[in-house]
RNA sequence: GAGUCGGCCAGGCAGUCGCUGUGUGCGUAAGCACAUGGAGGAAAGUCCGGGCUCCAUAGGGCGAGGUGCCAGGUAACGCCUGGGGGGCGUGAGCCCACGGAAAGUGCAACAGAAAGAUACCGCCUAAGUGCCGCGCAAGCGGCAACGGUAAGGGUGAAAUGGUGCGGUAAGAGCGCACCGCGCGGGUGGUAACACUCGUGGCACGGCAAACCCCACCUGGAGCAAGACCAAAUAGGGAAGCGAGCGGCGCCGAUGGCCGCGACAUGUGGCCCACAUGGGCUUCCGGGUAGGUCGCUAGAGGUGCGCGGCGACGCGCAUCCCAGAGGAAUGGCUGCCCACGACAGAACCCGGCUUAACGGCCGACUC
Repeated sequence: GAGUCGGCCAGGCAGUCGCUGUGUGCGUAAGCACAUGGAGGAAAGUCCGGGCUCCAUAGGGCGAGGUGCCAGGUAACGCCUGGGGGGCGUGAGCCCACGGAAAGUGCAACAGAAAGAUACCGCCUAAGUGCCGCGCAAGCGGCAACGGUAAGGGUGAAAUGGUGCGGUAAGAGCGCACCGCGCGGGUGGUAACACUCGUGGCACGGCAAACCCCACCUGGAGCAAGACCAAAUAGGGAAGCGAGCGGCGCCGAUGGCCGCGACAUGUGGCCCACAUGGGCUUCCGGGUAGGUCGCUAGAGGUGCGCGGCGACGCGCAUCCCAGAGGAAUGGCUGCCCACGACAGAACCCGGCUUAACGGCCGACUC
C1' cells in the first nucleotide's frame, strides 16, 4: 500500500419553550409544583421460529405444507457453532437445498443423423446378403448398404467412463496397466467421511428449487387475541296482579267503621268461566357507549468467576432501561466539528433479509 474477518458508535455541548409515563406533595376538583424515565441497529419487510390468548383436539391414517451432508447449541427454528465433502481465491478467507436418477412418470429451447437408446460425414467388407465380372463347378475378385463400427469429423450445455498399449476387416472394456466408478472387507473417526485391501469390465448419461420416493417436522386464528366492570334508550325472557286500595283507630295482630274502585277484545243470548292482548310490579340474562386489565421485570441488561474449540450453559453480584393509544418521544436559539445516512415503538422475544452519511477499535493475510 492492497485486502479479509469480527465488534462498537450513529453529530456533540449549553440554554429555553412544550408533549408524555411514573413517584411525592398541595388541591373538593380541574390542575399545579418538584424529581425522574422517554425509539432503532435496523423500531422496516412480516419471511421463518417461539411465548401468550381463544377455539378445536383419544389414538392412528389419508391429504396439504415445509425441511434435507454429520454432530452439537437452543424455548424453538429454515437460525447459530464446530466438522465433512465440493467449488473459488497466491493468501487471510468466501460460496454451496449438499438425501435418492439400476421404483415409476416426465422434460431437454436452438443446433444436430441421433437427447435414450442414435449412423449425417467418415472408416471397414471377416461372416451373411445384394449386384457385376471370371470360372464347368467348388470358389475367386470387385462394388455396395437395407450390413458392421461410437476410433476420427461435425452439432450441442450435455453424445454412451478417461489416457496408453494390445487387439481387430474396421472398431469397441474386446483384453491389459493406471485413474475414475460400483460392490465387499479392514483401519481411524460419535458421525458425515477419509485411508487402504480385494473384487466387478463398468450392465441405459443429465435434470428431483419437475412430479415422485425416503426420513423428519407441522391443529387453526391472532392483542381489533382475549378477560373484567358496566349506563341511558330500545328490545328479549320469567313470575306475579285484576280484587282490592286508601283513611280512621290500635303497642301490635285479628276484627270494626268510612270512602273510592272494578281494563279491552273474542267465544257466548247474558252471567260465570275460558283464551288472547294491553297495562302495572318484581326479577333474570345478553349486547352497545364508556372504563379497567392484557401492557411490559423479560428465554432482560451489565460485571466477575467456572465449564466448553465454539455456538452456548451454570453460579454470584448488581441494575430497572418507552408503554402511548388517533397515537407522546418535539420545536427554537447559540457555539463547535470531520456538516450528520437509513429510518419512528403499537403484545413480547429469538433469527433471517433488506436500507444506510460516515467514524472508531481489534485480529489476520498478501

Overview:
RNAcentral holds the sequence, with entries from MGnify. A computed fold for a 366-nucleotide RNA from a soil metagenome, annotated as Bacterial RNase P class A. The coordinates come from a structure-prediction model, not an experiment, and the mean pLDDT is 75. Rfam family: Bacterial RNase P class A. Rfam's curators write: Ribonuclease P (RNase P) is a ubiquitous endoribonuclease, found in archaea, bacteria and eukarya as well as chloroplasts and mitochondria. Its family is annotated with tRNA processing, ribonuclease P activity and dimeric ribonuclease P complex in the Gene Ontology.